[in-house]
RNA sequence: GGCUCGUUAGCUCAGUCGGUUAGAGCGUCGUACUAAUAACGCGCAGGCCGUGGGUUCGACUCCCACACGAGCCA
Numbered sequence: 001g002g003c004u005c006g007u008u009a010g011c012u013c014a015g016u017c018g019g020u021u022a023g024a025g026c027g028u029c030g031u032a033c034u035a036a037u038a039a040c041g042c043g044c045a046g047g048c049c050g051u052g053g054g055u056u057c058g059a060c061u062c063c064c065a066c067a068c069g070a071g072c073c074a
Stems, first nucleotide, its partner, number of pairs: 001073007010026004019057001029043003050066005
């Protein structure tokens, strides 16, 4: 330098070929239980989907550039 894959909640990840206000587990917080703690139960909060453009009536989903990470080739 070229190519491929990836970037979604604090962490690990899903997200049906574009369609109406994006989810799970763990974790945080609250609550219940307990003499108390942990575990178990219940509940809440938390992300406009890496950034910027484009296509479209409509984009996490398609296209382009850039950033970052991983791998392969030279």
Annotation:
RNAcentral holds the sequence, with entries from Ensembl Metazoa. The RNA shown here (transfer RNA) has 74 nucleotides and comes from Centruroides sculpturatus. It matches the Rfam family "tRNA". It is annotated as a transfer RNA. The prediction has a mean pLDDT of 80.